[in-house]
Context: one part of a larger RNA
This record gives sequence, structure tokens and C1' cells, in this order.
RNA sequence: UGACGGGGGCCCGCACAAGCGGUGGAGCAUGUGGUUUAAUUCGAUGCAACGCGCAGAACCUUACCUAGGCUUGAACUAUGGGGGACAGCUCUAGAAACAGAGUUUUUCCUCGGGAACCGCCAUAGAGGUGCUGCAUGGCUGUCGUCAGCUCGUGUCGUGAGAUGUUGGGUUAAGUCCCGCAACGAGCGCAACCCCUACCCUUAGUUGCCAGCGGGUCAAGCUGGGCACUCUAGGGAGACUGCCGGUGAUAAGCCGGAGGAAGGUGGGGAUGACGUCAAGUCCUCAUGGCCUUUAUACCUAGGGCUACACACGUGUUACAAUGGGACCUACAGAGGGCUGCGAAACCGCGAGGUGUAGCGAAUCCCUUAAAAGGUCUCCCAGUUCGGAUUGCAGUCUGCAACUCGACUGCAUGAAGUUGGAAUCGCUAGUAAUCGCGGAUCAGAACGCCGCGGUGAAUACGUUCCCGGGCCUUGUACA
Repeated sequence: UGACGGGGGCCCGCACAAGCGGUGGAGCAUGUGGUUUAAUUCGAUGCAACGCGCAGAACCUUACCUAGGCUUGAACUAUGGGGGACAGCUCUAGAAACAGAGUUUUUCCUCGGGAACCGCCAUAGAGGUGCUGCAUGGCUGUCGUCAGCUCGUGUCGUGAGAUGUUGGGUUAAGUCCCGCAACGAGCGCAACCCCUACCCUUAGUUGCCAGCGGGUCAAGCUGGGCACUCUAGGGAGACUGCCGGUGAUAAGCCGGAGGAAGGUGGGGAUGACGUCAAGUCCUCAUGGCCUUUAUACCUAGGGCUACACACGUGUUACAAUGGGACCUACAGAGGGCUGCGAAACCGCGAGGUGUAGCGAAUCCCUUAAAAGGUCUCCCAGUUCGGAUUGCAGUCUGCAACUCGACUGCAUGAAGUUGGAAUCGCUAGUAAUCGCGGAUCAGAACGCCGCGGUGAAUACGUUCCCGGGCCUUGUACA
């Protein structure tokens, strides 16, 4: 100087407390451990691995296994030799790759040859998701959006070092004020950026419809208009600016006014010096090592989907604040040409036929659902719950057996609120309800977004966890 303490002081955070909803019990989905297996590819392992890499394993992917092949190789560069279409199509065997057979057939030209392509021989070399993340770059997680981490000069100390950065207040903040052997500065904080909340202005189609005309069963449907909504450019607005109190007359704090918004308005992006030899050699790049008729490459099939069991994360429930039937209302944000696909018709339905419109503020996906109204069920393993299984189908796709999703009929399991323990959340949040998108031929209960309905509680900081500052002890570095 640090680190540590079941030392002290001050302070903060859904850290506790106060509340609301869960997990842990059940079924299912998914990931992991374990076990099994020819293989169940590999990585990730306290927080910070476990719906993680995977924004989507039937083949492909695919790295694994079995089998069949191949050896300058699937792709790439260069040299030498020799040769010609060895390329396309058809046939044979085959699971295919591949092997064999048949057939068609380049270009420039000074006729020596050159160029492209292909396969053969030789060589340098290719290739490797092989090893090492403890050789590395890059990227990322984490402490933590915590308020810290340092430097120059000066001063003090023999020196390590200290001071500044400590102290008194204050703040979300090393934020600001005051004091002070310090005076300044840098990286962080804040602000500048984006979205959102109010208003003004510009613009008015594909958006909108107040007034006027036409028109319909109805409808901005139409003439017309750009007022309103909205869209998207520009501006204005919030700064403790004003008032009162308090405070050291400071920084600030408390209350009030005005205001759409008030003290960082709400949300996002933004992550200091560093820590964990944290993660990644399987995104990529790369040193070293290893391999070279194989640890490379091609192909078919299988596996990654196994199943006594254990754990994590989710989902559906156990019901009456509910289930069922019918009627009826209101979003936002997205996506669309190998695409979205209307109306109409067929089918109980998944879906099919059909093609209109739309490269989209125009058309389509697209009926939002919960909510509301009427009826029914009457507390039961039920008109709760839907697993499992049988049969019949639909769709995608060469192909749904291993191993897809969905539909109809039948079947109707566990489950009556969950031990110890444990998680999230402070407001348009939790809870609850649906909608969209990426990936994608098909395949979400996951992920990323979007809106609808919309709470309860916070006395407080003694305690648990994590963190910041000062101080103290130490046989630790």
C1' cells in the first nucleotide's frame, strides 16, 4: 500500500421487511447430469452452465456410428511430362457414391503452335469442426451503469509511498458547494443520440371526413375538402426558471404556483482502470504440435429423438372471479413475389378448389383475445382437467418407419393448490389476455417484439445477500 475480520461508523440496491404472483407436488415440453448404445458428435458447469452455442437435427444440416468407395483428392495455387473433349445424354449392376458400355461434340491461328476445359503421371503442396482458450487476436459474460480508476507539476517522507481523491454538508453520481500543501488535468458520472408524453408549423396520398352535393341494406362508396385524426420533416417546451420555508449568506433540500409534463419526466443505446490464466482454436483469424491411401474427401442408412433415474427452465391444470353454447365491441407492432393470398364454392374440420388484388399508409396475412350480453352446468375427479391410446384424415416435402405439425371421432390418466426450501416484481410495473416476427419446405409451450385489461404494498434499515466511502486490528501478500 492492499486484502481480510462472526471490528466500528456512514450510505445504497426488490438486499431484507410490507405485499402480489409463482417454482418445489401432477401431466406434458425443453435443456442437463447419469445410464445405455455401433454412435447416442462437440462445447457451456456456483452466482455469471443447464428453452445455453441451436433465429428452428426426418435427408441435408452433421462435426458421431456402420457399411460401400476414393487418394494431388470436394474446393485452391504453381511447375514439368504425355494426351484428347475424359464434359453432356442413354443403358447395365448398385442403397447411392462409384464402376462399366454406347453415343454427340471446343476456340484462335502466321498451321510451328497458343488459349480454355478435362482427366492421367510426377512434384511442391492442399485438406483437418484433430489437440492446446494455460501460446494468442477478435468477440463476449461478470463484478456493475457500481462510482470509481489514474496522471502532470508542487509539497511531505531515507524509502516503499503519501498528499491531491481525506474533512464539513449535499447528490443517483469523485454531483456540486465550502474548507484544506496543494494546483490542475485525463478515463468514467452527467449532457450531446434514439423512442415516448403536450403544443405549433410545413405537407395532404395510399391516410382522414367537420360542413355541402350525390349514393347505399350498409360502407369515405363518390364529387369535393385538408378542418380534425394520422403520417414524417422542422420547431417550441423543463432550466430548481418563479414564490415561500430551511440551510453556512453556499451547494442543496422541503412545500407551492403555473404547466401536457417538475426536479435525471418515463424508456433505450451507451459499460472507466481492472477482476475471474472466466468463455470461445466448433463463427472467423492465428503460433506450436499432430495427421497425410487418413484424424482428409464422397455416398447410403442409422444416431444427435435411447430411458431405471436425478436436477434446471417452461407450459397446461387442479376449477364457479370457472367450464360450455350463442350474440356483440375495441388494438398496436410487424411480414409479404420461389411471397401474402381476398371474394365465392366444397369439406364437421385440418384443409382443398379458385384465382381478384398487392413489391403494398392502397391489397393480403387479419375474425384480436381477455372484457360485455343471454342461456346452461350446481361442487362431483364433475359439462373440471386434458395426458395416453385406437381408428380415419390433412399439409409440407424425393421421402414423415425409426423421427414432423395439424384435424375429426372414440378413449379419457395424474392432478382437489403442492414438504424442506426457493424465484420475480415498486406502476401502466406485477398479474392476466391475445397478436406479430426472425429462423424456416415443414416443424415453438422457446426467443425477440407488440398492444388490451390492470392491482397490492414499502412502517422501516435490526437482521440475510451484494456493493461504495472513512476508520481500526492482523502472525496474510